[in-house]
Molecule: SAM riboswitch aptamer (S box leader)
Organism: marine eukaryotic metagenome
RNA sequence: UUAUUUCGAAGGGUGGAGAGAUAGGGCUCUGUGAAACCCUGGCAACCUCCCCGCACAGCGGGUUUCGGUGCCAAAUCCCUCCGGGUAGUCAAUCCCGGGAAAAUAA
Numbered sequence: 001u002u003a004u005u006u007c008g009a010a011g012g013g014u015g016g017a018g019a020g021a022u023a024g025g026g027c028u029c030u031g032u033g034a035a036a037c038c039c040u041g042g043c044a045a046c047c048u049c050c051c052c053g054c055a056c057a058g059c060g061g062g063u064u065u066c067g068g069u070g071c072c073a074a075a076u077c078c079c080u081c082c083g084g085g086u087a088g089u090c091a092a093u094c095c096c097g098g099g100a101a102a103a104u105a106a
Stems, first nucleotide, its partner, number of pairs: 001106005010040005018029003023080004041072003046068002050062005076101001081098005
């Protein structure tokens, strides 16, 4: 920089109090055992391999055996900034779209 992010997928061991990215707020998970590390299993299909199609510098679909990653509570857990809608003037709530930030891959 580009793409994706409401789908999907957990058991065991060590460990012993926190965790959910950061700041604030909310909410949630957690001694029926948090984080972290290890083992096993699984999910997915970004890259790679292979196959098919097309209007072929590419795009779309299929495949998941080997390989490189990733992931396996809750939408990226939700909100924060901007715009719109609903209603009864504003605000708040709720709904929709976008942005920012973040994560992952190339």